Predicted 3D model of a 1509-nucleotide RNA (small-subunit ribosomal RNA) from an uncultured bacterium. The coordinates come from a structure-prediction model, not an experiment, and the mean pLDDT is 82. The sequence is in RNAcentral, with records from ENA and SILVA.
[in-house]
């Protein structure tokens, strides 16, 4: 795009078309083929009229019936069958027929006997039948005649396909006929008028021609399967005969053995064919409704009759099935005609009107018949046309929807106002379609004619189903007339609500798991519109079967390789032919359709006329370039001969040495062997080792080479013989002999099979030892087939260059093998060059890319093979081959939406390279063992609130849990607009602080009751914030009480809805951009490479050049100096003091402001004249001086909704708020982080010294007194460089202890105290006295640290009433050792490589087993079908024969149906069984992807739960 459609929703009108695609299923009822009295005989009735009646007349020579003629073979229906001369197209008929029609010729004479109807009788239920008698014809029969016709024979001519045909002619033989009607009387008869006759016409017979129709034959054309490859006995042909309208095995007898087939016979499946129709740019593809041509069929099968024509839809006979009637004896029927019914189905109409038109049959005609046809009815089934209003109308109404609450949108849409009148409704008028036959008269022609007929114009009459329809006019009146689908992308059109992987959607991709433009509803929008969607089907897009117009290295696809048959294709020159080819002409290509023009319906659809086209086929004529044919020639393709050398080419025979193993002997002694390490194994019966000798089999080191040879498989010691091919050279010869190659024949690694040998080594299976969770493996020790030979089979491999063969052409460079030429040399070389082979690189070109690139995957031609999504499957079934294993050929059901290629970026690797880091190593000190502290898990509990979970949770949130904190964590109690915020109503005197004034005790709530408290109840007293105003007063209002309502509140959930903040990789050196360039693209380049660095730091190089975020620097601190300043700091100097205490002083220290200083700047060396590195000088400091802050793009859905903020959800007398008590501190255990120790580098005692940084008014608190002490009581100073905390400790000096569970260690427990606080029971800290546990340096394992670091020593601070702080954050004191390396572990960076990963190795993924479900195969069998074959029986019919006047009958043949048999083949089913596909998170392993942890894979064989070995 289309449709004979169907279904869903909806539906106003008209025109024109179309309407059982299924059950060729069965059919009630009516109708669909009759007509002619001008062929013939016979011949009613009702009714009417006359009549008294009898009867007569009309009806009427009508109806009905019969004989006869013509028609019934047309028209109409259907598509069963048919793969065929059925159809289409073009021919043939010299192999034929043709009623009616036209035309021409000739004739129509003489006779005869019947049969219906009718009549009588009989049988039967009926259908119907039998019989007697009568009769006519255009019915039937006989005879005559024969122009022409037919038959056989003879002669002549023409044509020819050579078979024959046609024409003329001679003499023989044979076959015809029918009358009807109208008119006339010239001749004849009766003599009126008729008849014979004549005439006209309709008929009749014979023949010729035409037209029409039909039969038969032939060329060509149009479906699928080769898993149908061979078929055929009347088969193929001949002679003779029969038969037909007609050729012919059409039929028969005999003879011969042929015929068809890969250009697809035979078989199977499906199917009416065509013009056309739909689609498509076309070529094609699909289709064959309506209309038209042909064919076939008429309940199923068979058969003939009649006839011009049938083997006959509404005829006959037989058989069968079915239905109906029956008196059971017997009969009737055939809608695939029109309507209609049932049934089937998703589905397809009225039992209508009319012969008015067109057409048909009969008739002389009138006319009759006609379900053909013309019309109407039903159906949106299709096409076409029209309408459902038009204009105006902004308060942008109401209402709906959305909303950022402002508004937006439906929307000029509606209402309102002004108009119009199509369709529909009502009324009135009202067609065309009708012309003719016929009749009337006239004219002309035929005629003897005025008849009849023909022709012409004129007139007349009747006839319309549709239909009072089309159309026209008038009237009223916006009145009666809009839906359907869609809105994630493709694809035009977006929001809200509901739902929550549910319900559902879906053409493909895919939506839905709480913010769904995808589900459902709504609003809005988009598209089409009396329709719109859905489904089905066909073509297109699809270049996705590729002729036009595809491919095959890696995506699917080159046969493992040769030889060669058919076939296809084929060099140069020449003349001929004309099959192909081309041109011209001609015939045909039906009509309709399509296309163009014109015309008719108001338009269109539709219809009519004309034209064009119909790419095809036939015939004639012509051309000769190309192809072809046949002829002649040529040498360049191909081949032959000669010479020459190269080679693991093949086969046979023989020879050789090295090595392994075995045997014998010698020497010799305890091990050997083997592995990651071992063991099995061998060895004291003498191994291994070593020497000598021997046996046997297999393979041939070095040479050896992207060297050689071969078609491929493949071929390797040496020699001989036989043998194939290629190559080079020069001449001669043949003369296209060529290329490819379906089938076919042959060759064909390894494994395997058969028979017979052989057997050293190796080695499936097997056995043992190891490894392991297991180890049917990898490793080891043994070991049999096999490996070897001969003969035969198998026929497969990742049989690979994953690349079929041949020919020609298309830049170069450089190796190498073989042969030759040139030049040259003493010569091997070198150099230039030709041919053949074999490699590497590379241009053009090609390619999806990778890559290929004269050995093409380039440009062309020829031939063959193969491919068409993945899986199922190279499987099943069938066939062929094989001894078997198995091979070759080769599907489908079902299932998936992918499978696959190349390349890219990442990530990863039990891949590689380079490099870095307290990563390892080298060291020092720890942890893991003990006790305690603390956190976590677990457990317990009424509750032990919550979070954090490898590194990156665990002295973490928590820089302070007795109450509070605190979290409804638990128990119990209490409140409900609330503890807190905003708005609103009423009322009313009350928040606090400061200042001023006043007062001097009024208020800031006292008191009372209940209660553990919260809270509940009661209740006295008590006066002013702002503005206006003199005041009175008015207004506003913070705050208060009270009430109501919006709401508050939530440490409730979701960190996977979020913001913010944070951790980690990681202070690792990376992450990117612009422009340019490269690439089809993803992307690359830059950012890689060479150096260098802490660094993508810098330099060099460079299709890149620059830039940004990071690194560095800038900032803070510390180390040195200068300067400014000099109190609370300092103190050299002058005084002074117990004391920098005080007065001068500000140099120094110090403090804190500002500056300087360091930059590889200088020197030397190395390095590329670079960057930089090494060393040095100077310097307080040297190569980033030390430390800090600073954290790129990103990763982990990392952490946090319990800091805060926040979407959504949930809760609202409770998940909110308040209170008391308890819990967060519970303790068999386990882990993390710490403290203290285990002691002598120590402990204790005494004495003595040196810091820094902090903190302090709710505070630090000197000092004094008391107390052993914690502390208490007083109390100066200090808002702090001023006063205080404050004593620094380790250290040092002296003394004691003497290696012990101790004068170590201090847990635990007892007692007595102190402090804070409302309160130390659960559950604080401290002090004193007493007690004195474990622990003597810590298993596997593991942590920190590279210098002022580790270690060690103390000091301070935050939080805080107090404190569980041994924590955390800071400060200083003392103060090391080791390394200068990168093998390993771990982490990170860069480059590279592989990848089947991309959720990215915590990846991917294989197979068995178990479960479910689906389709398929096999299967003992079972059921059904079954063309054809064989046999039996044999209806109707019928050529022949017999009989008969005829009918009948008999016989023979063929023969449907029926029965029986054998069997191919097909379908269905089948216990069981086999594999396959798909399924949820099952079981076992881990085979593959990385070196996948034993590289993987192919063929084959064996083995094993399974992948597999």
């Nucleotide at each position: 795009a289309a449709c004979g459609a169907a279904c869903g929703c909806u539906g106003g009108c008209g025109g024109c078309g179309u309407g059982c695609c299924u059950a060729a299923c069965a059919c009630a009822u009516g109708c669909a083929a009759g007509u002619c009295g001008a062929g013939g005989g016979a011949g009613a009735a009702a009714g009417c009229c006359c009549g008294c009646a009898a009867g007569g007349g009309c009806g009427a020579g009508u109806a009905a019936a019969c004989c006869g003629g013509c028609g019934a073979a047309c028209g109409g229906g259907u598509g069963c069958g048919u793969a065929a001369c059925a159809c289409g197209u073009g021919g043939a008929u010299a192999a034929u027929c043709u009623a009616c029609c036209u035309u021409c010729c000739u004739g129509a004479c003489u006779g005869g006997g019947a049969c219906a109807a009718c009549u009588g009788g009989c049988c039967g239920a009926a259908a119907g039948g039998c019989u007697u008698g009568c009769u006519a014809a255009u019915a039937c029969c006989a005879g005559a005649u024969a122009a022409g016709c037919c038959c056989a024979c003879g002669g002549c001519g023409u044509c020819u396909u050579u078979g024959g045909a046609c024409g003329c002619u001679g003499a023989g033989g044979g076959a015809a006929a029918a009358g009807g009607u109208g008119g006339c009387c010239u001749c004849u008869g009766c003599a009126u008028g008729c008849a014979a006759g004549c005439u006209a016409u309709c008929g009749c017979a014979g023949g010729g021609a035409g037209a029409u129709g039909a039969g038969u034959c032939c060329g060509c054309g149009g479906c699928c399967c080769a898993u149908c490859a061979g078929c055929u006995a009347g088969u193929u042909g001949g002679c003779g005969g029969g038969g037909u309208a007609a050729a012919a095995g059409c039929c028969c007898a005999c003879c011969a053995a042929g015929g068809c087939u890969a250009c697809g016979a035979c078989g199977g499946g499906u199917a009416g064919c065509u013009g056309g129709u739909c689609u498509g740019a076309g070529a094609g593809g699909a289709u064959g409704a309506u209309c038209a041509g042909c064919c076939a069929c008429a309940c199923u099968g068979g058969a003939a009759c009649u006839g011009a024509g049938a083997c006959a839809c509404g005829g006959u006979c037989c058989a069968g099935a079915c239905u109906c009637c029956u008196a059971c004896g017997g009969g009737a029927g055939g809608c695939a005609g029109c309507a209609g019914u049932g049934g089937g189905g998703a589905a397809u109409c009225u039992u209508g009107c009319g012969c008015a038109a067109u057409g048909g049959g009969c008739g002389a005609a009138a006319g009759c018949c006609u379900g053909a046809c013309g019309c109407a009815g039903c159906a949106a089934c299709g096409c076409c046309g029209c309408g459902u209003g038009u204009g105006u109308g902004a308060u942008g109404a109401a209402g709906g929807u959305c909303u950022u609450c402002g508004g937006a949108u439906c929307g000029u849409a509606a209402a309102g106002c002004a108009c119009u009148g199509u369709c529909g409704c009502g009324a009135g008028g009202g067609a065309a379609g009708a012309u003719a036959c016929g009749c009337c008269a006239c004219c002309g022609c035929c005629u003897a004619a005025c008849a009849u007929g023909c022709g012409g114009g004129g007139g007349c009459u009747a006839a319309g189903a549709c239909g009072g329809u089309a159309c026209c006019u008038c009237g009223a009146g916006a009145g009666g007339a809009a839906g359907c689908a869609c809105c994630g992308g493709c694809u035009a059109a977006c929001u809200c609500u509901g739902u929550g992987c549910c319900a559902g959607c879906a053409g493909c991709c895919g939506c839905g798991g709480u913010a769904a433009u995808a589900c459902a509803g709504a609003g809005g929008g988009u598209g089409c519109g009396a329709g719109c969607g859905u489904u089905g089907u066909u073509c297109g897009g699809a270049a996705u079967u590729a002729u036009u117009g595809g491919g095959c290295g890696u995506a699917a696809a080159g046969c493992g390789c040769u030889u060669g048959u058919a076939g296809g294709c084929g060099g140069c020159c020449u003349a001929u032919c004309a099959a192909g080819u081309c041109g011209c002409g001609u015939g045909u290509g039906a009509a309709a359709u399509c296309c163009c023009c014109u015309g008719g319906c108001u338009u269109a659809a539709c219809c009519a006329g004309g034209g064009a086209a119909g790419u095809g086929c036939g015939c004639g004529c012509g051309a000769a370039a190309c192809u072809g044919a046949a002829g002649g020639g040529c040498u360049u393709g191909a081949g032959u001969g000669c010479c020459g050398g190269a080679g693991a080419g093949g086969g046979u025979c023989g020879c050789g040495g090295a090595a392994u193993u075995c045997c014998c002997g010698g020497u010799g002694u305890a091990g050997a062997g083997g592995u990651g390490a071992a063991a099995u194994u061998c060895g004291u019966a003498g191994a291994u080792a070593u020497c000598g000798g021997g046996a046997g089999g297999a393979a041939c080191a070095c040479c050896a080479g992207u060297g050689g040879c071969g078609a491929a498989g493949g071929c390797g010691g040496c020699g001989a013989c036989c043998u194939g091919g290629a190559c080079g050279g020069a001449c001669a010869c043949u003369g296209a002999c060529g290329c490819u190659g379906a089938g076919a024949c042959g060759c064909g690694a390894a494994a395997g099979c058969g028979u017979g040998g052989g057997g050293a080594g190796c080695a499936a299976a097997c056995a043992g030892g190891a490894u392991u969770a297991g180890a049917u493996a990898c490793c080891c020790u043994g070991g049999u087939a096999g490996u070897c030979c001969a003969c035969g089979c198998u026929g497969u491999a990742a049989a690979c260059g994953a690349u079929g063969g041949g020919u020609g052409c298309u830049a170069g460079u450089u190796g190498u093998g073989g042969c030759g030429g040139g030049u040259u040399u003493u010569g091997a070389c070198c150099c230039c060059u030709g041919c053949c082979g074999u490699g590497a690189c590379g241009c053009a070109g090609c390619u999806a890319a990778c890559g290929c690139a004269a050995u093409a995957a380039g440009c062309a031609c020829c031939c063959c093979g193969c491919c068409u999504g993945g899986g199922a499957a190279g499987u099943a079934c069938g066939g062929c081959c094989g001894c078997a294993a198995g091979g070759c050929u080769a599907a489908a059901a079902c299932u998936c939406a992918a499978a696959g290629g190349a390349a890219u970026u990442g990530a990863c690797g039990g891949g590689g390279g380079c490099c870095c880091g307290c990563a390892c190593a080298a060291g020092c000190g720890g942890u893991g063992g003990a006790g305690c502290a603390u956190g976590u898990g677990g457990u317990u509990u009424a509750a032990u609130u919550c979070g954090a979970g490898g590194c990156u949770a665990c002295g973490c949130g928590a820089a302070g849990a007795a109450c509070c904190u605190u979290a409804u964590c638990c128990u119990g109690g209490a409140u409900u607009u609330g503890a807190c915020a905003u708005g609103u109503g009423c009322g009313a005197a009350a928040g606090c602080g400061u200042c001023a004034g006043g007062u001097g005790g009024u208020a800031g709530g006292a008191g009372c009751c209940g209660g553990a408290a919260a809270c509940g109840g009661u209740a006295a007293c008590g006066a002013g914030u702002c503005c206006c105003g003199c005041a009175a007063g008015g207004g506003a209002g913070a705050g208060c009480c009270u009430g109501a309502u919006a709401c508050a509140g939530g440490u409730g959930c979701u960190g996977c809805a979020u913001g913010g903040c944070u951790g980690u990789c990681g202070u690792c050196a990376g992450c990117u951009c612009g422009u340019g360039u490269c690439g089809u693209g993803a992307g690359a380049u830059g950012u890689c490479g060479g150096g260098u660095u802490a660094a993508g730091u810098c330099c060099c190089a460079u299709a890149a050049c620059g830039a940004g975020c990071g690194a560095a620097a800038c900032c803070c601190u510390u180390a040195c100096c200068c300067u400014u300043a000099g109190u609370u700091g300092c103190a050299a100097c002058c005084a002074u003091u117990u004391a920098g205490u005080u007065g001068g002083g500000c140099a120094c220290u110090c403090u804190a402001g500002g500056g300087g200083g360091a930059c590889u700047g200088c020197c030397g060396g190395u390095g590329u004249u670079a960057a930089a590195c090494c060393g040095g000088a100077g310097g307080a400091a040297g190569g980033u001086g030390g430390g800090g802050a600073u954290g790129a793009c990103g990763u982990c859905a990392a952490g946090u909704c319990c800091u805060c903020a926040u979407g959504g959800c949930c809760u609202u007398u409770a998940u909110a708020u308040c209170c008391a008590g308890g819990g967060c501190u519970g303790c068999a255990c386990a882990c993390g982080u710490g403290c203290u120790a285990c002691a002598a580098u120590g402990g204790c005692g005494u004495a003595c010294a040196c810091a820094a940084a902090g903190c302090g008014a709710c505070g630090c608190g000197a000092c004094c007194u008391u107390g052993c002490g914690a502390a208490a009581g007083g109390a100066a100073g200090c808002u702090a460089a001023u006063c205080g905390c404050a004593a620094a400790a380790a250290u040092u000096a002296c003394g004691c202890c003497c290696c012990a569970g101790u004068u170590c260690a201090g847990a635990u427990c007892g007692a007595a105290g102190g402090c804070u606080g409302c309160a130390a029971c659960u559950c604080g800290c401290c002090u004193u006295c007493g007690u004195g546990a474990a622990g003597c340096c810590g298993g596997a394992a593991u942590c920190g640290c590279u210098a002022g670091u580790a270690a060690u020593c103390g000091c301070g601070g935050g939080u805080c009433a107090g404190c569980a702080a041994c924590a955390c954050c800071g400060c200083g004191g003392u103060g090391a050792a080791u390394g200068u390396g990168u093998u390993c572990c771990u982490g990170a960076g860069c480059c590279u490589u592989g990848u089947a990963c991309a959720c990215a190795c915590c990846g991917c993924c294989c197979g068995u087993c178990a479960a479910g479900c689906c389709a398929c195969g096999a299967a003992a069998g079972a059921g059904g079908g079954g063309a054809g074959c064989c046999g039996a029986c044999g209806a109707a019919g019928u050529c022949g024969c017999c009989u008969u006047u005829a009918c009948c009958g008999g016989u023979g043949c063929c023969g449907a149906a029926u029965c029986g048999g054998a069997a191919a083949c097909c379908c269905u089913u089948g216990a069981u069984u086999g594999g396959g596909a798909c399924u949820a998170a099952g079981u076992c392993g881990u085979a593959a992807c990385a070196a996948g942890g034993u590289a993987a894979c192919c063929g084959u064989a064996g083995g094993g739960g399974a992948a597999c070995c």